The part of an RNA shown here (large-subunit ribosomal RNA, domain VI) has 254 nucleotides and comes from Candidatus Vidania fulgoroideorum.
Context: one part of a larger RNA
RNA sequence: CGUUGAAAAUUUGAGAGAAACUGUUUCUAGUACGAGAGGACCGAAAUGGAAACACCUAUGGUGUACCGGUUGUUAACUAAAGCAUUGCCGGGUAGCUAAGUGUUUAAAACGAUAACUACUGAAAGCAUAUAAGUAGGAAGCAAUACUCAAGAAUAAAUUUUCCAAAUAUUAAGGCCGUUUUAGAUAAAAACGUUGAUAGAUUGAGAGUGUAAAGAUAGUAAUGUCUCGCUUAUCAAAAACUAAUUACCUUAAAG
Repeated sequence: CGUUGAAAAUUUGAGAGAAACUGUUUCUAGUACGAGAGGACCGAAAUGGAAACACCUAUGGUGUACCGGUUGUUAACUAAAGCAUUGCCGGGUAGCUAAGUGUUUAAAACGAUAACUACUGAAAGCAUAUAAGUAGGAAGCAAUACUCAAGAAUAAAUUUUCCAAAUAUUAAGGCCGUUUUAGAUAAAAACGUUGAUAGAUUGAGAGUGUAAAGAUAGUAAUGUCUCGCUUAUCAAAAACUAAUUACCUUAAAG
């Protein structure tokens, strides 16, 4: 832009796409078969491989948020800090993640067929699955199931809302602002005082591991008493801070 008024929401499915896999073992059964050696079809079950999707409770990784230890140096000492790859080292929440966890790759049923196998049967008194007629037959095709899908130009359907005489605006949308289940940016989603959207505050949980000061024991290094710091998570409470006020587009019953 079109779909022939403008919008909001919910659907139909023409069509398209993805997927499709497989091993081993057990039972049937040491049965059928076979002199024996050996050894099934069909059917049923268990457990794996590979792949796909999702997830982070646990196991791990990462974790330049964070906590702690420690070396050199900053012209006494201590505290608190700066720099040295985050100085180095030990841990580590959330998030992300696989090597981790879960699910699926089907159950049942079924149509038309391929190679192939058949029935009846003439041309051609026989024979012949074929000429008329009839039947079976594959992980493939179609269908079922999953995903997308009305630009499907035959442009679909259903429900709902709005439409006037005003220096102006309805339904609705946007701009703007606070944001995340989203995210390169758009978009999407949540919210904007009739408010818990984010931050701050409080708490819980979690991380680190017992801060400084002081007291005390020791000649001393140091030990003990004592917690401190942090939080991307969660929850509740609470309008403290910021979502202010405005503005714009869109209409004429088609």

Its Rfam family is "Bacterial large subunit ribosomal RNA".